[in-house]
RNA sequence: UCGCGGGAGAGAUCGGGGUGGUUCGCCGCCCCGGAGCCGAAGGCGCAACCGCCCCGGAAACGCUCAGGCAAAAGGACCGCGA
Numbered sequence: 001u002c003g004c005g006g007g008a009g010a011g012a013u014c015g016g017g018g019u020g021g022u023u024c025g026c027c028g029c030c031c032c033g034g035a036g037c038c039g040a041a042g043g044c045g046c047a048a049c050c051g052c053c054c055c056g057g058a059a060a061c062g063c064u065c066a067g068g069c070a071a072a073a074g075g076a077c078c079g080c081g082a
Stems, first nucleotide, its partner, number of pairs: 001082006013034009036069003042065001043063003049057003
């Protein structure tokens, strides 16, 4: 690095537009916008810690730019195999 398995958190939130279905009450999908929230892709920051040690590497801590908040996908990290 690849394959398989496990893998959390947070509103299926509100409004507008388009569209399809409709028992005409509503429901689904797409786009745009607004607050609320989460952190375990990534990124950034502090710096615990680590090392070949005065120079480097740096977190599961912090920030939420990105990402995410039904399912799906993704997912740090862990296990097994090559």